Two RNAs folded together computationally: RNase P RNA and transfer RNA, 466 nucleotides in total.
It holds a member of the Rfam family "Bacterial RNase P class A".
[in-house]
RNA sequence: AGAGUGGGCCGGGCGGUCGCUGGUCUGAUUCUGCAGACCGGAGGAAAGUCCGAGCAGGACAGGGCACGGUGAUGGCUAACAGCCACCCGGGGGAACCCGAGGGAUAGUGCCACAGAAAAUACACAGCCGAUGACCCCGACUUGUCGGGAUACAGGCAAUGGUGAAAUGGUGCGGCAAGAGCGCACCGCGGUGUCGGUGACGGCACCGGCAGGGCAAACCCCACCGCCUGCAAGACCAAGAAUGCUGAUGCUUGGCCCGAGCAUUAUCAGCGGGUAGGUCGCUUCCCGCAUUAGCGGGAGAGCCAACUGGCAACAGUUGGUCAAGUUAAAUGACCGCUGCUUGUCUCUUUUGACAGGAUACAGAACUCGGCUUACAAGCCCACUCUUUUU
RNA sequence: GGAGCUGUAGCUCAAUUGGUUAGAGUACCGGCCUGUCGAGCCGGGUGUCGCGGGUUCGAGUCCCGUCAGCUCCGCCA
Numbered sequence: 001a002g003a004g005u006g007g008g009c010c011g012g013g014c015g016g017u018c019g020c021u022g023g024u025c026u027g028a029u030u031c032u033g034c035a036g037a038c039c040g041g042a043g044g045a046a047a048g049u050c051c052g053a054g055c056a057g058g059a060c061a062g063g064g065c066a067c068g069g070u071g072a073u074g075g076c077u078a079a080c081a082g083c084c085a086c087c088c089g090g091g092g093g094a095a096c097c098c099g100a101g102g103g104a105u106a107g108u109g110c111c112a113c114a115g116a117a118a119a120u121a122c123a124c125a126g127c128c129g130a131u132g133a134c135c136c137c138g139a140c141u142u143g144u145c146g147g148g149a150u151a152c153a154g155g156c157a158a159u160g161g162u163g164a165a166a167u168g169g170u171g172c173g174g175c176a177a178g179a180g181c182g183c184a185c186c187g188c189g190g191u192g193u194c195g196g197u198g199a200c201g202g203c204a205c206c207g208g209c210a211g212g213g214c215a216a217a218c219c220c221c222a223c224c225g226c227c228u229g230c231a232a233g234a235c236c237a238a239g240a241a242u243g244c245u246g247a248u249g250c251u252u253g254g255c256c257c258g259a260g261c262a263u264u265a266u267c268a269g270c271g272g273g274u275a276g277g278u279c280g281c282u283u284c285c286c287g288c289a290u291u292a293g294c295g296g297g298a299g300a301g302c303c304a305a306c307u308g309g310c311a312a313c314a315g316u317u318g319g320u321c322a323a324g325u326u327a328a329a330u331g332a333c334c335g336c337u338g339c340u341u342g343u344c345u346c347u348u349u350u351g352a353c354a355g356g357a358u359a360c361a362g363a364a365c366u367c368g369g370c371u372u373a374c375a376a377g378c379c380c381a382c383u384c385u386u387u388u389u
Numbered sequence: 390g391g392a393g394c395u396g397u398a399g400c401u402c403a404a405u406u407g408g409u410u411a412g413a414g415u416a417c418c419g420g421c422c423u424g425u426c427g428a429g430c431c432g433g434g435u436g437u438c439g440c441g442g443g444u445u446c447g448a449g450u451c452c453c454g455u456c457a458g459c460u461c462c463g464c465c466a
Stems, first nucleotide, its partner, number of pairs: 001385009012337007020041008043360001047371002050369005055229004062257004067225005073085004087101001088099004102220002107218002109214003124160002126156003131153002133150001135148006168186006187209001188207008233279004243270006249261003272465003283298006299321001301320008339356006390462007399415004408446001417433005439455005
């Protein structure tokens, strides 16, 4: 210099004018709004709603089945399908990346086409014909021996071809031809030993190899999970038809048990009425003050430092916690500046002028994660190649 | 805000429990017929199965992510 891998940061800044929204105080007014002052006012994803919780209700939410989810090991965490470390398998030359990564002799099922054969393997082409049989020739001791030929019995699975996959691979020996039949190496299985908390790995010995794949097919094993979601739920106000139909049980939602409630009742459907407000709700609680504070406690809250740990994370100390709306506020314009492109000046730094970009998106009960979207730019660590010193 | 469903040809729908090259009707295109049009007859499939990835020998089908569209909901008696 080029190519690449992993991780992090930022998501413009300052000022002015005019607005929007929440809170406190003051003023007038008056129970509703207004004016002024001060303070607060979107995100790294607020998003998708995919996981995990808090919280609320359902019967102090209990048991079983069904159903759903997860799946190597060790740890972190309130919890998780998340995170960290490590193992194994796969990919890459490397940094590094990917993996729903338990079980296929518990059972069931599937493996199209092609191919001989697709699961208790098989024998199409092919090889052999040692052994047995038939036939021919020769010899003689006359029922034996030797030779040849056939491919009948039989032996084989090396080679060919098919496929995603054909019952270990390569080489040498061996054989009638072959074959783990024998041997060496690799793979595989078992035992022992060593290292590791463990998944697992190293080494040694033994075994000739032992029935392939699919469980994101049913299923089995282990673990986890009650259901409904802030339109949960509590209260106030207003209005309406104690109207009609059906069921006998309802709470209960897939089923059963257990528990509770009810028979002038309950549930379901239709019809009717209402589409308002307060709380939940934006840190909470207590005490002292009275202008918008102070002190203490609580919280999976946030930030920083230190300590422990490889790390995720934990502990201690200090600081901090003030968006809270309901058709839904957080905006618009101007100036300066930052970023970037081009031209000019200058050795360079710099300066001047002109232009451009500013994305994705937007709180709605609250957190922890994951995933997805994102203009321009910055930083850190690492790998490979080439060149120079 | 919450819960659920769907996506295949221009349109409306299929696809056998994963199997070779995804079909049907209608629309469309070409030819025949007719003086011409329509109707009729003959022929033709025009598709990244919404998109991306994974499992598998093999995915429209199974799993994950994502995009788009659609549906439902409260309270009172």